[in-house]
This is a predicted structure of a 76-nucleotide RNA (c-di-GMP-I riboswitch aptamer) from Faecalibacterium duncaniae. Taxonomically the source falls in Faecalibacterium (Bacteria, Bacillati, Bacillota, Oscillospiraceae). Of the family's consensus pairs, 100% are formed in the model. Its Rfam family is "c-di-GMP-I riboswitch aptamer". Its family is annotated with cyclic-di-GMP binding in the Gene Ontology. The same sequence occurs in records of 2 taxa. The coordinates come from a structure-prediction model, not an experiment, and the mean pLDDT is 76.
């Protein structure tokens, strides 16, 4: 350089339920707790798609859905 396929983590991330707390909801966040993750690390108008909201349009979410992008160990 590279990501097709396999194994491995002393160690890291932490869905659901619950409590608590913001919001109009979708969702957020703390706390508990682990179904999962090798990028479950960053990015949400200005790649797509999806909630939620509205007669209509998101200036509202979602990165644990594709994506982009950095990158640590190993192996061929």
């Nucleotide at each position: 350089a590279g990501a097709a396929a396999a194994a491995a983590a002393c160690g890291g991330c932490a869905a659901a339920c619950c409590a608590g707390u913001c919001g109009a909801a979708a969702g957020g966040c703390u706390g508990c707790g682990a179904c999962g993750c090798a990028a479950a690390g960053c990015u949400a108008c200005a790649g797509g798609g999806c909630c939620u909201g509205u007669a209509a349009u998101a200036u509202g979410g979602c990165a644990g859905c594709c994506a982009g992008c950095c990158g640590c160990a190993c192996u061929u």